[in-house]
Molecule: c-di-GMP-I riboswitch aptamer
Organism: uncultured Sulfurovum sp.
């Protein structure tokens, strides 16, 4: 330096749901909350699903806690 993720430790993030806000919607954001997570940090170029439009084709949008991929990082040192 790289790979892996048993143990230990410092901590970190935050599903469903509820309230508020924004949006035609999917859904975003803030607060509460904790199902879970070793990248549940970031990236929408690929695929799936979802929303809208003219419900075909196609276009626009959403989703990174769906899959795959890229990239950056913390602790320990079996």
């Nucleotide at each position: 330096g790289g790979u892996u993720g048993a143990a230990a430790a410092u901590g970190c993030c935050a599903a469903a749901c509820c309230c508020a806000u924004c949006a035609c919607a999917a859904g975003c954001u803030g607060g509460g909350g904790a199902c879970g997570g070793a990248a549940a940090g970031c990236c929408a170029a690929g695929g799936u699903c979802c929303c809208u439009g003219c419900u075909c084709a196609c276009a626009g949008g959403a989703u990174a806690g769906c899959c795959a991929g890229g990239u950056u990082a913390g602790g320990a040192u079996u």